A computed fold for a 73-nucleotide RNA from Exaiptasia diaphana, annotated as transfer RNA. The RNAcentral record of the sequence draws on ENA, Ensembl Metazoa and Rfam. The prediction has a mean pLDDT of 82.
[in-house]
RNA sequence: GCCUUUGUAGCUCAGUGGUUAGAGCACUGGUCUAGUAAACCAGGGGUCCGGAGUUCAAGUCUCCGCAAAGGCU
Numbered sequence: 001g002c003c004u005u006u007g008u009a010g011c012u013c014a015g016u017g018g019u020u021a022g023a024g025c026a027c028u029g030g031u032c033u034a035g036u037a038a039a040c041c042a043g044g045g046g047u048c049c050g051g052a053g054u055u056c057a058a059g060u061c062u063c064c065g066c067a068a069a070g071g072c073u
Stems, first nucleotide, its partner, number of pairs: 001072007010025004018056001027043005049065005
């Protein structure tokens, strides 16, 4: 230098172009306990890496950039 893949909650990850963007763990409060953990109930937390384009409509498709991983030379 070139090619491929990935980027969504604090972490690990889902998410057919259309219903309020979700799960597990973590976190907060409560119930329970003599107390802690576990268990159970409830709750907070995102504008989906940045920008542009296509579309009635984009987390999803296209392009550019940034970052990470892998490969080729």
NCBI's taxonomy places the organism under Eukaryota, Metazoa, Eumetazoa, Aiptasiidae, Exaiptasia.